[in-house]
């Protein structure tokens, strides 16, 4: 450095609980609550309280972890090379319009559990982001090849 084998492959509003909350219990102790979905990844590194609505009750505090942001550098696309811009693998931008299955909360019923609570079924309601078509405005130098 090559080959085989085998195992894993990124669930990230996610994980945990010394704080407070709450239940039982005289106490001791046990036990419960602690983020609802959407959306999100080319690699390294540093910094950072890391997007978007719903709920409103602790979804409060805290720790941990993150797929966002900034910035440097590599990669990589935008005919081919440089350099610059400028995306990021579906690799330019912006406006419009369509599409992209919200979930929980609340309400109805139904299990569990002395209990706080936790599970299930039913119909509803975003935003952002990402796609598609329209419509604008888009690669700039300099070189090389084809004709």
């Nucleotide at each position: 450095c090559g080959a085989g084998c085998a195992a894993a492959u990124a669930u990230a509003g996610c994980g945990c609980c010394a704080g407070a909350c709450c239940u039982u219990g005289a106490a001791a102790a046990a036990g419960g609550u602690g983020a609802c979905g959407a959306g999100g990844a080319a690699g390294u590194g540093u910094g950072u309280u890391a997007u978007c609505g719903a709920a409103a009750a602790u979804u409060c505090g805290g720790c941990g972890g993150a797929u966002g942001c900034a910035c440097a550098c590599u990669c990589g696309g935008c005919u081919c090379u440089a350099c610059g811009g400028u995306c990021g693998u579906a690799a330019u931008a912006a406006a419009u319009u369509g599409u992209u299955u919200a979930a929980a909360a609340a309400c109805a019923g139904a299990a569990a559990g002395a209990a706080a609570u936790u599970u299930c079924u039913g119909a509803a309601c975003a935003g952002a982001g990402a796609u598609a078509a329209u419509u604008u405005a888009a690669c700039g130098u300099a070189g090389u090849c084809u004709u």
Model confidence (mean pLDDT): 76 of 100. The RNA shown here (glmS glucosamine-6-phosphate activated ribozyme aptamer) has 147 nucleotides and comes from Acidimicrobiia bacterium UBA1281. Rfam family: glmS glucosamine-6-phosphate activated ribozyme aptamer. About the family: This entry contains a glucosamine-6-phosphate activated ribozyme that is found in the mRNA for GlmS. GlmS is an enzyme that uses fructose-6-phosphate and glutamine to generate glucosamine-6-phosphate. The ribozyme catalyses self cleavage of the glmS mRNA that is thought to regulate GlmS activity. It was read from a public genome assembly, where an Rfam model found it.